RNAcentral holds the full RNA, with entries from SILVA. A computed fold for a 473-nucleotide part of an RNA from a metagenome, annotated as small-subunit ribosomal RNA, 5' domain. The coordinates come from a structure-prediction model, not an experiment, and the mean pLDDT is 88.
[in-house]
Context: one part of a larger RNA
RNA sequence: GAACGAACGCUGGCGGCAGGCCUAACACAUGCAAGUCGAACGCCCUCUUCGGAGGGAGUGGCAGACGGGUGAGUAACGCGUGGGAACCUACCUAGUAGUAUGGAACAACACAGAGAAAUUUGUGCUAAUACCGUAUACGCCCUUCGGGGGAAAGAUUUAUCGCUAUUAGAUGGGCCCGCGUUGGAUUAGCUAGUUGGUGAGGUAACGGCUCACCAAGGCGACGAUCCAUAGCUGGUCUGAGAGGAUGAUCAGCCACACUGGGACUGAGACACGGCCCAGACUCCUACGGGAGGCAGCAGUGGGGAAUAUUGGACAAUGGGCGCAAGCCUGAUCCAGCCAUGCCGCGUGAGUGAUGACGGCCCUAGGGUUGUAAAGCUCUUUCAACGGUGAAGAUAAUGACGGUAGCCGUAGAAGAAGCCCCGGCUAACUUCGUGCCAGCAGCCGCGGUAAUACGAAGGGGGCUAGCGUUGUUC
Numbered sequence: 001g002a003a004c005g006a007a008c009g010c011u012g013g014c015g016g017c018a019g020g021c022c023u024a025a026c027a028c029a030u031g032c033a034a035g036u037c038g039a040a041c042g043c044c045c046u047c048u049u050c051g052g053a054g055g056g057a058g059u060g061g062c063a064g065a066c067g068g069g070u071g072a073g074u075a076a077c078g079c080g081u082g083g084g085a086a087c088c089u090a091c092c093u094a095g096u097a098g099u100a101u102g103g104a105a106c107a108a109c110a111c112a113g114a115g116a117a118a119u120u121u122g123u124g125c126u127a128a129u130a131c132c133g134u135a136u137a138c139g140c141c142c143u144u145c146g147g148g149g150g151a152a153a154g155a156u157u158u159a160u161c162g163c164u165a166u167u168a169g170a171u172g173g174g175c176c177c178g179c180g181u182u183g184g185a186u187u188a189g190c191u192a193g194u195u196g197g198u199g200a201g202g203u204a205a206c207g208g209c210u211c212a213c214c215a216a217g218g219c220g221a222c223g224a225u226c227c228a229u230a231g232c233u234g235g236u237c238u239g240a241g242a243g244g245a246u247g248a249u250c251a252g253c254c255a256c257a258c259u260g261g262g263a264c265u266g267a268g269a270c271a272c273g274g275c276c277c278a279g280a281c282u283c284c285u286a287c288g289g290g291a292g293g294c295a296g297c298a299g300u301g302g303g304g305a306a307u308a309u310u311g312g313a314c315a316a317u318g319g320g321c322g323c324a325a326g327c328c329u330g331a332u333c334c335a336g337c338c339a340u341g342c343c344g345c346g347u348g349a350g351u352g353a354u355g356a357c358g359g360c361c362c363u364a365g366g367g368u369u370g371u372a373a374a375g376c377u378c379u380u381u382c383a384a385c386g387g388u389g390a391a392g393a394u395a396a397u398g399a400c401g402g403u404a405g406c407c408g409u410a411g412a413a414g415a416a417g418c419c420c421c422g423g424c425u426a427a428c429u430u431c432g433u434g435c436c437a438g439c440a441g442c443c444g445c446g447g448u449a450a451u452a453c454g455a456a457g458g459g460g461g462c463u464a465g466c467g468u469u470g471u472u473c
Stems, first nucleotide, its partner, number of pairs: 001473004006469005013345006019338002021303001026301003030298003035062003040059002043056005069256003078181007087173002092169008100134004109124006140149003154161002182228003189219003194216008231253004235246004258279005281292004309335001311334003317331001318329004348378004358369004382414001384409005392400001417462005422443003428457005438445002
């Protein structure tokens, strides 16, 4: 000098754009954040113009694996980059071939119970795109090449939407490898599924991934192992560059979801707002037993130098479901708060010398504040008030918002501070104080004339900011 997710002190007019718990991955009251489909299905209720319309819980389908948060863990194929072969991929696109025929249940519901509640038991009835057979099989799978195995679901307003098998694509993902990726040797040896092989199991898939047997290997001063620290990257800051530091916001990847473990469902999870077990904590309880998980958006307590509203809307963009109408969406778009930052604008312009008054200094003559003020002549940005009024949206639909913009009205009117003045370093005098009170980044000032402390006058610098502190280059 530059920079900051900054904080503190003094001060503070407006707008645009951005940013806003860096600390306790501490604990959380309350509300909301993931639903949707009656064009899959039966039942119940309400209204009815008797045509129908609406609602409820449930079975079923799809979606809750996305979106949103956080950075605890992780020094690792985690990330970055470049390759690879033994894989999967719902919805979507294109192609081929089908969609035949039967059956048995379980919720809801009814009845009877148990319990304080959460919830739950028994009996009976019932539908389906829920479940299970049989048939068929161009492609498909297995095969000892003889053969063997395997599917479907219907709905309707008759236009379609679906369903099954399979091939290819697209998209997304799983896996393997080369190279790169912090410090410590006051960590030198580490390793038994360990390293390799055979066989088997397992997986979507390769593989000690797992297991049985066999062999005794594998890694390491080119730093293994251990300890400490840390999410990684595109980037960001600085710097002429090389480099150094860093990883907030935005974007990609990873990991986590009270702590630890586990699987279920599913195309996909070992699943933030799913399940089970254990633990800590909080709450309810009739003491028998239950409920919960804000590192989602707001918000509360706590910690801290420190970081915002328990706001509006689905209008746009996007997502889920649905044929659609539409519903949901604290994603998102907006608004609120904060000089936290960057940028822009304003706080007036011209004229005005008896160089006024006042202040300060003085050699008492004067000098300076100073064209500064007053006065005179003007202007009206911004703010204020009144009117008008978009684009963003398409035929319709605008939260923002009567917002931005435009027009008009009045009047200099509503709008300047902060730090410094011994040298470094731009800027000097007087008074007070008297090694006191105090200042200080370094050198150093202060013990009776202090340009260094405090005040005043004057001056210098920056300016809606200015200084200080912290951190990085």